This is a predicted complex of two RNAs, RNase P RNA and transfer RNA, with 445 nucleotides together.
[in-house]
RNA sequence: AGAGUCGGCCAGGCAGCCGCCGCAUUGUUUUUUGCAGUGCGGAGGAAAGUCCGGGCUCCGUAAGGCAGGGCGCCAGGUAACGCCUGGAGGGUGCGAGCCCAUGGAAAGUGCCACAGAAAAUAUACCGCCUGAGCGCAAGCCCAGGUAAGGGUGAAAUGGUGCGGUAAGAGCGCACCGCGCGGGUGGUAACACUCCGCGGCAAGGUAAACCCCGUCCGGAGCAAGACCAAAUAGGGGAGUACGCAGGGCUUAUGCUCUGCACCGUGUGCCUGAGCGGACUCCCGGGUAGGUUGCUAGAGGCAGUUGGUGACAGCUGUCCCAGAUGAAUGGUUGUCCACGACAGAACCCGGCUUACGGCCGGCUCUUUCU
RNA sequence: GGGCCCUUAGCUCAGCCUGGUAGAGCGCUUGCUCGACACGCAAGAGGUCACUGGUUCAAGUCCAGUAGGGCCCACCA
Numbered sequence: 001a002g003a004g005u006c007g008g009c010c011a012g013g014c015a016g017c018c019g020c021c022g023c024a025u026u027g028u029u030u031u032u033u034g035c036a037g038u039g040c041g042g043a044g045g046a047a048a049g050u051c052c053g054g055g056c057u058c059c060g061u062a063a064g065g066c067a068g069g070g071c072g073c074c075a076g077g078u079a080a081c082g083c084c085u086g087g088a089g090g091g092u093g094c095g096a097g098c099c100c101a102u103g104g105a106a107a108g109u110g111c112c113a114c115a116g117a118a119a120a121u122a123u124a125c126c127g128c129c130u131g132a133g134c135g136c137a138a139g140c141c142c143a144g145g146u147a148a149g150g151g152u153g154a155a156a157u158g159g160u161g162c163g164g165u166a167a168g169a170g171c172g173c174a175c176c177g178c179g180c181g182g183g184u185g186g187u188a189a190c191a192c193u194c195c196g197c198g199g200c201a202a203g204g205u206a207a208a209c210c211c212c213g214u215c216c217g218g219a220g221c222a223a224g225a226c227c228a229a230a231u232a233g234g235g236g237a238g239u240a241c242g243c244a245g246g247g248c249u250u251a252u253g254c255u256c257u258g259c260a261c262c263g264u265g266u267g268c269c270u271g272a273g274c275g276g277a278c279u280c281c282c283g284g285g286u287a288g289g290u291u292g293c294u295a296g297a298g299g300c301a302g303u304u305g306g307u308g309a310c311a312g313c314u315g316u317c318c319c320a321g322a323u324g325a326a327u328g329g330u331u332g333u334c335c336a337c338g339a340c341a342g343a344a345c346c347c348g349g350c351u352u353a354c355g356g357c358c359g360g361c362u363c364u365u366u367c368u
Numbered sequence: 369g370g371g372c373c374c375u376u377a378g379c380u381c382a383g384c385c386u387g388g389u390a391g392a393g394c395g396c397u398u399g400c401u402c403g404a405c406a407c408g409c410a411a412g413a414g415g416u417c418a419c420u421g422g423u424u425c426a427a428g429u430c431c432a433g434u435a436g437g438g439c440c441c442a443c444c445a
Base pairs, nucleotide, nucleotide: 001364002363003362004361005360006359007358008357009356010355012334013333014332015331016330017329018328020042021041022040023039024038025037026036027035028034044340048351049350051349052348053347054346055345056220057219058218059217063270064269065268066267068216069215070214071213072212073087074086075085076084077083088102089100090099091098092097103211104210108209109208110205111204112203125150126149127146128145129144130143131142133140134139158176159175160174161173162172163171177200178198179197180196181195182194183192184191185190224291225290226289227288234282235281236280237279238278239277242259243258244257245256246255247254248253261276262275263274264273284444285443286442298317299316300315301314302313303312304311305310335338369441370440371439372438373437374436375435378394379393380392381391388425396412397411398410399409400408418434419433420432421431422430
């Protein structure tokens, strides 16, 4: 210098003028509203996708089961997670590093097209070998052995070598690989130049069904609460409104108890509880206000513990809250000339979009 | 703001759950039929399965992400 990799930071700055939203305060106003002035604050790292997790609210106190769904090496962090940290194993790159839905295929079932003898309780197309027969011979045919070699395929029943054999074969042996048991180290996943046993029995696929473990009740701020206005306070369909006893009452009726019945978890079933009504469809009216609404698993600094994610303590700060929906316009100036992009109940993540600056590390080349 | 779904031929859809050669109807083209046209008959063309990755021997189908499109919701009695 070039190429690459990991991490951190910023998100045009400053000033003038005119505006917008919220809060506080002062004046004016009989009060409210309104108006005027002053002060303070006013989008993001992704506010996005809505892909996960939690808070909050309602649904019966969220109980049991079924169905359904998510996750899946080990340990830890966390309110929780599919996130993060550290480690193990595997893959990839010369390397710094990066990637992995990484439980189970010796519980079961399914599938593995075409090709191929055979695609999984096996089997033999060519070939090799033995024996019988035919033939002058080349060779043909029959019976059997074999899985070394060829061929097919994404994938073919451990690999190499030596022995062995008619030819062969874990048939035997050595080494490598694999499995089981033990030992050692580690919290564990797992590892081992450790010991013994087994000739080897177990193809792939679980982002196929499934099994195992573990987690999840549902709906969502258009949740929910309050006020105001308006009307046809309407119509239809369905399930239940039962029995016995007591009390009040002239009676109708009201009420209590018990047993039934029905309804009630925004998938289903059951029980307890609660209630005596509830569900669905058609039609009608209003499109107004207040609240929920932002002080929070909050930010910053220091310190302690921890490899780290993170946690504890101390100090300090208050930092948008709109609802046709606020951040703009213009002028000047400076530079490195400004990418992606605009909150809508709130947080923690992931993913996607995207400009620039700085630092660590790696590789290559050149020079000293 | 929140919830749910779809994308396959020119159009409307099937195939996806259970992965193995991409289909149907209408439309289009050519030929036959007819004096001519319609109908009818025969043959044919036409597909980046929205896009990008992953799993798998193999993906329209399974999984993840991206893009585009569509549907639903308030309050009162």

It holds a member of the Rfam family "Bacterial RNase P class A". Gene Ontology terms of the family: tRNA processing, dimeric ribonuclease P complex and ribonuclease P activity.